Predicted 3D model of a 107-nucleotide RNA (SAM riboswitch aptamer (S box leader)) from a Bacteroidales bacterium.
RNA sequence: GAUUUAUAAAGAAGAGCGGAGAGACUAGGCUCUGCGAAGCUCUAGCAACCUUCCCGACAGGGAGUGGUGCUAAAACCUAAUCCCGCGAAAGCGGGUGAUUAUAAAUU
Repeated sequence: GAUUUAUAAAGAAGAGCGGAGAGACUAGGCUCUGCGAAGCUCUAGCAACCUUCCCGACAGGGAGUGGUGCUAAAACCUAAUCCCGCGAAAGCGGGUGAUUAUAAAUU
């Protein structure tokens, strides 16, 4: 890097260095940001995928030592030769898909 499966409206921030951008890509919107962005480091925390314990159990429940992950806003919102409902239409609501992220497994 690729593939498969699962999850993504919940939850959890301070400090130091840094010095202008950031919110995945593209477009539009909106938001954050010199009252200090990205990035790096430390500490703290959240969650519970792996782990581990209870249990007859792959159901259900507990723990949080260890491996990851995460800690503005729904994955910030919208995007589709697809489906359903409503509507005269514009459009609105819902589903599904695509893409992305993370985990676990395989390669």
It was read from a public genome assembly, where an Rfam model found it.